[in-house]
Background
Transfer RNA from a Streptosporangiaceae bacterium, 74 nucleotides, folded computationally. Rfam family: tRNA. It is annotated as a transfer RNA.

RNA sequence: GGGGACGUAGUUCAGCCCGGUAGAACGCCGCCCUUGCAAGGCGGAAGCCGCGGGUCCAAAUCCCGCCGUCUCCA
Numbered sequence: 001g002g003g004g005a006c007g008u009a010g011u012u013c014a015g016c017c018c019g020g021u022a023g024a025a026c027g028c029c030g031c032c033c034u035u036g037c038a039a040g041g042c043g044g045a046a047g048c049c050g051c052g053g054g055u056c057c058a059a060a061u062c063c064c065g066c067c068g069u070c071u072c073c074a
Stems, first nucleotide, its partner, number of pairs: 001073007010026004020057001028044005050066005
């Protein structure tokens, strides 16, 4: 220098192909249960989807550029 994969909640990931209300598990907070703890039950908070731009009535999703991580080639 060139190719590929990935970037979404505190963490690990789904959703993207085929545009239409942002989700799960674990973790965190509160309540119930218990003499107490754990387990269990109920409820809650938490992400302007890596950044910028474009297309569109509408973009996490499509297009372009950039950044970062991993990997292959040179």